RNA sequence: UUAUUAUAAAAAGCGCCAGGACUUAAGUAGAUUACACUUAAAUCAAAGAUUUGGAGUGUCACUUAAGUUGACGAGGAUGGGGAGUAUCGAAUCUUCGGCGGGUGCCCCACGGUAUCGCACUACCGUUAAAGAUUGAUAAAACCGAAAAGCAAUUUUCGAUACAAUAUCAGUCAGGUGUUAAAA
Numbered sequence: 001u002u003a004u005u006a007u008a009a010a011a012a013g014c015g016c017c018a019g020g021a022c023u024u025a026a027g028u029a030g031a032u033u034a035c036a037c038u039u040a041a042a043u044c045a046a047a048g049a050u051u052u053g054g055a056g057u058g059u060c061a062c063u064u065a066a067g068u069u070g071a072c073g074a075g076g077a078u079g080g081g082g083a084g085u086a087u088c089g090a091a092u093c094u095u096c097g098g099c100g101g102g103u104g105c106c107c108c109a110c111g112g113u114a115u116c117g118c119a120c121u122a123c124c125g126u127u128a129a130a131g132a133u134u135g136a137u138a139a140a141a142c143c144g145a146a147a148a149g150c151a152a153u154u155u156u157c158g159a160u161a162c163a164a165u166a167u168c169a170g171u172c173a174g175g176u177g178u179u180a181a182a183a
Stems, first nucleotide, its partner, number of pairs: 014100004019096001020069009030060001034059006040052005072089003078109005110125005117178004131172006143158006
């Protein structure tokens, strides 16, 4: 380091990373002769300037190796099965792309509501009608600072805003049939 076994902990914008992007190092028989820097020779008395398709390095490209990045919060779980890119907005939008998972979706069962019960139907899921309307409610980011690293970047702190009919609260808002009771 790899594989196997056992134990413990740990999650849903959650986990992982062989593509891509970015950084560093080394290399190239690549590109270019444009720019920048360093420097050699010659000329002019010097400062300094000019010339030599001078030389080297870098900016670009490619290869190899090592690393970095790869979802910001709000919200979401009756049970079983199924399929499978599964809610909402924010952002200087690579938060690209891929794999796995997943509280979403469909069917069934059970349960709740629709002014007692029962059946059907509809809508929902224990906070258990859709819908309308009023109100409430973020974090990253940005700015500043500290630490680690050559760097990409990572962690933390301070100050400080702004969402979505996603969620919560209030108001409005509802069947068919049948039996009985009440008005």